[in-house]
TPP riboswitch aptamer (THI element) from Perlabentimonas gracilis, 95 nucleotides, folded computationally. The organism belongs to Perlabentimonas, within Bacteria. The sequence was found by an Rfam model in a public genome assembly. Its mean pLDDT, the model's own confidence on a scale to 100, is 76.
RNA sequence: CCCACGUAUGGGGGGUGCCCUUUUUUUGGGCUGAGAUUAUACCCUUUGAACCUGAUGUAGUUAGUACUGCCGAAGGAACAUAUACCUGCCUCAAC
Numbered sequence: 001c002c003c004a005c006g007u008a009u010g011g012g013g014g015g016u017g018c019c020c021u022u023u024u025u026u027u028g029g030g031c032u033g034a035g036a037u038u039a040u041a042c043c044c045u046u047u048g049a050a051c052c053u054g055a056u057g058u059a060g061u062u063a064g065u066a067c068u069g070c071c072g073a074a075g076g077a078a079c080a081u082a083u084a085c086c087u088g089c090c091u092c093a094a095c
Stems, first nucleotide, its partner, number of pairs: 001088001006083005011045004016039001017031004051076003057070004
């Protein structure tokens, strides 16, 4: 000097469902999860399963179109700057 998995900062992307009840226009409770609609929170940011399409797909399970697996080496999907270690290269010094 190169190196950027990681880390930090800033930017950007994304989802917010199912069930029961209620004074039936609302509210309250339960389930899974990092997150179940404003939390600036959570997650993801190309080494990309965060998230979307396929899809009210398919097998199982359940109170449940929720949840789990397959689908999935399918198709899409959002960046920069700085910096550490290892390896490598160059130069200088010493031996």